[in-house]
RNA sequence: UUCUCCGGACAGGCAGUCGCUCCCGCAAGGGGGAGGAAAGUCCGGUCUCCAUAGGGCAGCGUGCCGGCUAACGGCCGGGGGUCCGGAAACGGAUCACGGAAAGUGCCACAGAAAAUACACCGCCUUCCCGGUUUCGGGGAGGUAAGGGUGAAAAGGUGCGGUAAGAGCGCACCGCGGCUGGAGCGAUUCGGCUGGCAGGGUAAACCCCACGCGGAGCAAGACCAAAUAGGAGGGGAGGAGCGGCCCGCUCCGUUCGACUCUCGGGUAGGUCGCAAGAGCCCGGCAGUAAUGCCGGGCCCAGAGGAAUGACUGCCGCCCGCGAGGGUACAGAAACCGGCUUAUCGUCCGGCGGGCCUC
Numbered sequence: 001u002u003c004u005c006c007g008g009a010c011a012g013g014c015a016g017u018c019g020c021u022c023c024c025g026c027a028a029g030g031g032g033g034a035g036g037a038a039a040g041u042c043c044g045g046u047c048u049c050c051a052u053a054g055g056g057c058a059g060c061g062u063g064c065c066g067g068c069u070a071a072c073g074g075c076c077g078g079g080g081g082u083c084c085g086g087a088a089a090c091g092g093a094u095c096a097c098g099g100a101a102a103g104u105g106c107c108a109c110a111g112a113a114a115a116u117a118c119a120c121c122g123c124c125u126u127c128c129c130g131g132u133u134u135c136g137g138g139g140a141g142g143u144a145a146g147g148g149u150g151a152a153a154a155g156g157u158g159c160g161g162u163a164a165g166a167g168c169g170c171a172c173c174g175c176g177g178c179u180g181g182a183g184c185g186a187u188u189c190g191g192c193u194g195g196c197a198g199g200g201u202a203a204a205c206c207c208c209a210c211g212c213g214g215a216g217c218a219a220g221a222c223c224a225a226a227u228a229g230g231a232g233g234g235g236a237g238g239a240g241c242g243g244c245c246c247g248c249u250c251c252g253u254u255c256g257a258c259u260c261u262c263g264g265g266u267a268g269g270u271c272g273c274a275a276g277a278g279c280c281c282g283g284c285a286g287u288a289a290u291g292c293c294g295g296g297c298c299c300a301g302a303g304g305a306a307u308g309a310c311u312g313c314c315g316c317c318c319g320c321g322a323g324g325g326u327a328c329a330g331a332a333a334c335c336g337g338c339u340u341a342u343c344g345u346c347c348g349g350c351g352g353g354c355c356u357c
Base pairs, nucleotide, nucleotide: 001353002352003351005349006348007347008346009345010344012314013313014312015311016310017309018308020033021032022031023030024029035328039339040338042337043336044335045334046333047216048215049214050213059212060211061210062209063208064078065077066076067075068074079097080095081094082093083092084091085090098207099206103205104204105201106200107199120147121146122143123142124141125140126139127138128137129136130135155173156172157171158170159169160168174196175194176193177192178191179190180189181188182187220271221270222269223268230262231261232260233259234258237251238250239249240248241247278297279296280295281294282293283292284291285290315326316325317324318323
C1' cells in the first nucleotide's frame, strides 16, 4: 500500500418553493413527523379481557455449567465433543451438548450373523474313506486371532500363552466401582480396585429436570342519536283531515292507545395511544453480558391510514465527454431478541500479496 475474512458505526448534506399530518396558539405563527431492519411474525414480555381453590394427568416447549435479564429458544463467560493447522504447546471453525447399565421398538442393502453370537471362508484337534512323506473328501468338536460384508461385527495395541485361539495372563490405553486434590459448577488431575457390564439409534416411543391457562389493541373501557324486546310511573283519551270550531275516520279505556323515566347500545365519538424495561453524556462495579449513580433531553401517533414533490449547490461511484447512478426498504398498542434484505463509506482486528528501508 492492497485484498479476503471477522467485529463495530453510518445510511448522503445544506438551502429554497409548494403541499400532507399531529400538537400549541383567538389569530398571525411556531414546533414534531419512519428504520436499522419499520420486514418475517420465529421466540420472550408489558398491557387487556375471559377462564382459574390447591394439586395432578394429558399436551407443548427447553435441555453441558455459571452469570445477565422483566422474560426468553436471547446475550456474556467457562467446560466438553468433533474437524482443520501444528512435533507439541497452542490457535481456528463448529456442535438440538440431559439419559441407550429403566423398559419397548427399529437398524435398508450387503453379510453366516445386526444383538440370546445358530461360524461363510480360514485356523486347530480328532475319527472315517481315498491316496500314500506333506494331499483330497466327509463326520464330530474347538476357535471371534486372520479374511470377507457393512455406516456399524461383541474393548484397542503389544508381549506372553495355546493344538489353534481367546482378558486366558501381563503392561499401557479405554470402561465400571470406590476414593483423594483443584473448581460455585460443568469438568479436570491422580490413587486403589474389578478382566470387563456396555453395538448403534432418544431429530423413535420413552425416562428425568425445568417452564407453559386461552385469546389478542378489530384486546378492551367510556359517552351515546336510532331500532327491537324489557322494567317502572302517569293514564282516558290520543292521532289524522294544511290555522280554529263542528263533524268524520282510525287506535284505545280487562289484551292500556298515548306519554314520561329507567334501561338497552347500533351509527357516531372519546380513551386505550405515545414520559417509556425511553434517548444522550459522564462516572463507578464487573473479564464480559449487564447493573448502579449523576446530569441533560422530550423524540411520529394517523385511523384507508400523513411522513411527499420539485429546484439549486455540494459529496461519493462510473464515463474522455454529454451524461448516468447513489442500496434494502415504509411505523399501525408497545418493548427485548433472533432471522432475513442491504449500493457504498469509515473505524478496529487476524491473515495473505506487492513495494521500500